[in-house]
RNA sequence: ACAGUUCUUCGGGGUCAGUGAAAAUCUGAGCCGGCGGUUAAAGUCCGCGACCCGACUGAUGACCCUGCAGCCAGCAGGGCAGCCUCAGGCGGUUGAUUCGGUGAAAUUCCGAAACCGACGGUUAAAGUCCGGAUGGGAGAAGAGCUCA
Numbered sequence: 001a002c003a004g005u006u007c008u009u010c011g012g013g014g015u016c017a018g019u020g021a022a023a024a025u026c027u028g029a030g031c032c033g034g035c036g037g038u039u040a041a042a043g044u045c046c047g048c049g050a051c052c053c054g055a056c057u058g059a060u061g062a063c064c065c066u067g068c069a070g071c072c073a074g075c076a077g078g079g080c081a082g083c084c085u086c087a088g089g090c091g092g093u094u095g096a097u098u099c100g101g102u103g104a105a106a107u108u109c110c111g112a113a114a115c116c117g118a119c120g121g122u123u124a125a126a127g128u129c130c131g132g133a134u135g136g137g138a139g140a141a142g143a144g145c146u147c148a
Base pairs, nucleotide, nucleotide: 004145005144006143007142008141009140010139015029016028017027018026030128031127032117033116034048035047036046037045043115044114052092053091054090056088057087058086059085061083063079064078065077066076067075068074097113098112099111100110101109119131120130121129
């Protein structure tokens, strides 16, 4: 060096106006775009993350069983078959782009015109407001230890 291991930090963005009793949700015009990959730089190519669903495994209790006590609260022992909750890996689901140009090479650059955006809430319908979220995370950066 390779490999292994410990720890730290970082890790999502986006509005105004009009109408109206009421809308940042409708109308009009804007604005935003996680992570890794890709001979050339990506919201729309490939894959991943999160959200959502499922069974499995593990743990667990304001749950279940037994006894005591008992107005309520409770105490002891046992249990995971049922139910609630949490975690893990596995599986499922999960939106959207074309044309032209340059070039060795670009659905990634340049030009043009399009398209997409979970769930719950909200006196009126949400990518943009509020919420789960001071969460989680794909990953990124750094500092050590060990070993040859």
Record summary
A computed fold for a 148-nucleotide RNA from an Actinomycetota bacterium, annotated as FMN riboswitch aptamer (RFN element). It was read from a public genome assembly, where an Rfam model found it. Its Rfam family is "FMN riboswitch aptamer (RFN element)". About the family: The RFN element is a highly conserved domain that is found frequently in the 5'-untranslated regions of prokaryotic mRNAs that encode for flavin mononucleotide (FMN) biosynthesis and transport proteins. The coordinates come from a structure-prediction model, not an experiment, and the mean pLDDT is 85.